RNA sequence: GGAGUGGGCUGAGCGACCGCCGCGAGAUUCGUCUCGGGGAGGAAAGUCCGGGCUCCGCAGGACGCAGUGGUGGGUAACGCCCACCGUCCGCGAGGACAGGGAAAGUGCCACAGAAAGUAUACCGCCGAUUCCUCUCGGGGAACCGGUAAGGGUGAAACGGUGCGGUAAGAGCGCACCAGCAGGUCGGGUGACCGGCCUGGCUCGGUAAACCCCACUGGGAGCAAGACCAAGCAGGAGGGAGUCGGGAGAAAUCCCGGCACGGGGCGGUCCGUCCCGUCCACCUCCGGGUAGGUUGCUGGAGGGUGCGGGCAACUGCACUCCUAGAGAAAUGGCCGCUCAAGACAGAACCCGGCUUACAGGCCCACUCCAGUU
Numbered sequence: 001g002g003a004g005u006g007g008g009c010u011g012a013g014c015g016a017c018c019g020c021c022g023c024g025a026g027a028u029u030c031g032u033c034u035c036g037g038g039g040a041g042g043a044a045a046g047u048c049c050g051g052g053c054u055c056c057g058c059a060g061g062a063c064g065c066a067g068u069g070g071u072g073g074g075u076a077a078c079g080c081c082c083a084c085c086g087u088c089c090g091c092g093a094g095g096a097c098a099g100g101g102a103a104a105g106u107g108c109c110a111c112a113g114a115a116a117g118u119a120u121a122c123c124g125c126c127g128a129u130u131c132c133u134c135u136c137g138g139g140g141a142a143c144c145g146g147u148a149a150g151g152g153u154g155a156a157a158c159g160g161u162g163c164g165g166u167a168a169g170a171g172c173g174c175a176c177c178a179g180c181a182g183g184u185c186g187g188g189u190g191a192c193c194g195g196c197c198u199g200g201c202u203c204g205g206u207a208a209a210c211c212c213c214a215c216u217g218g219g220a221g222c223a224a225g226a227c228c229a230a231g232c233a234g235g236a237g238g239g240a241g242u243c244g245g246g247a248g249a250a251a252u253c254c255c256g257g258c259a260c261g262g263g264g265c266g267g268u269c270c271g272u273c274c275c276g277u278c279c280a281c282c283u284c285c286g287g288g289u290a291g292g293u294u295g296c297u298g299g300a301g302g303g304u305g306c307g308g309g310c311a312a313c314u315g316c317a318c319u320c321c322u323a324g325a326g327a328a329a330u331g332g333c334c335g336c337u338c339a340a341g342a343c344a345g346a347a348c349c350c351g352g353c354u355u356a357c358a359g360g361c362c363c364a365c366u367c368c369a370g371u372u
Base pairs, nucleotide, nucleotide: 001368002367003366004365005364006363007362008361009360010359012337013336014335015334017332018331020039021038023036024035025034026033027032041343045354046353048352049351050350051349052348053221054220055219056218065217066216067215068214069213070084071083072082073081074080085099086097087096088095089094100212101211105210106209107206108205109204122151123150124147125146126145127144129142130141131140132139133138159177160176161175162174163173164172178202179201180199181198182197183196184195185194186193187192225294226293227292228291234285235284236283237282238281241258242257243256244255245254246253247252259277260276261275262274263273264272265271301320302319303318304317305316306315307314308313338341
C1' cells in the first nucleotide's frame, strides 16, 4: 500500500420568531395570564420469544396440544447471551449449524436409469443347451443360468487397496486402511477426546415427514385492573282521604258531607274564604352509564472506581437522571455553516431476537506485496 474478518460509537450543527403537551413558581375577575424549565429512537418498528404487573381459574392423575433439543455457566426469565465440544466452509482472522433418535415402526426419494431398498442384470464378463459357419485353432446367433469386478444413469447404486480364490466374480477368505457395534483403560464437572481388544458387522438419504425419547408450558391482557360518580330507570322509607249520590262499557269525571295540609282575614282560639289531598316532593340503598381520578413512568436504570470471573455477568462505594398524552402534544417558518442530512414517531414497563438504515468515526486481528 492492497484485500479482508470481528466489534463499538454516531445518526447535521448554531440562532431568531410563532404554536402544541406536561411540570414548578407567581398573579387572578377562577375564564385564564406571566415567568422558568422539560418534551421520541437505535431501532420508538415487526408483535416473534421471555419476564414484571393486573384480573380470572386451579385437589391429584392420565390423554391430547404446543414449544424446545450438544455440554457447562449467566440471568428475574428466555427459544437470549458467554465459554467449550462436535460436523462442515475459509490459506487465515473467522463463519454456519432446528446440533436427541434413521441399528423401533411407517411414509417419501423428482428426472434419468435395468434397478431407489428384506435391492437391481441394460451393456459387458463367464458357463450350459440348440443352430449356423469354418482355413478345424476358432468365430457368430438365439435362449437359459451365474456374476455387482468393468461400462452406462443418477444428488445418491451395499467401504477402499492388494493378494488368494473362481468358469467368471463377490468380505467368499486373508493382510492393511476407513467406519460401525460391543468390551476395557486413561483424561475431562460434562459434551467429548485418546489408547487397546473383539466381531466381516459394512447397515443409503430424509424426523422445520409421521413417529419415538427427554424437558417445559393454566387463560386473558393497561380497552388489564382500582376508586369517585351526574342524569334516567329500579328498590326501601317518609309524605295531607274517605263516605254518599250521579254519569259512563271502562279509565275517569261531576256534586255534597266530614277529615287533613297549605295560604288569606285575625293578636290568639273559634269561625270563615280560597287552593290541594297518592300526584308531586324529601331521605336512604345497591348496581352503575356519561364524566373524572388512578394504574403512569425512578427502573431487574445509566456512568465511574475498586473487587470476583476466561467471558456472559456480578458485589460494594460514589454519582447522574423528570416525554407521559388519552383520539392522542413533540410542529411550522426563517437565517447562517458544512461533508448537503438514511431508516424512521413513544401509548403500562423491562430483557432479548428479527427486520430497515445515506453518510461519518474508532478499536482489535488476518492474508498478500514492497521498503528498512
This is a predicted structure of a 372-nucleotide RNA (Bacterial RNase P class A) from a Planctomycetaceae bacterium. The source organism's lineage runs through Bacteria, Planctomycetota, Planctomycetia, Planctomycetales and Planctomycetaceae. The coordinates come from a structure-prediction model, not an experiment, and the mean pLDDT is 76. The RNAcentral record of the sequence draws on ENA. The model forms 94% of the base pairs in the Rfam consensus.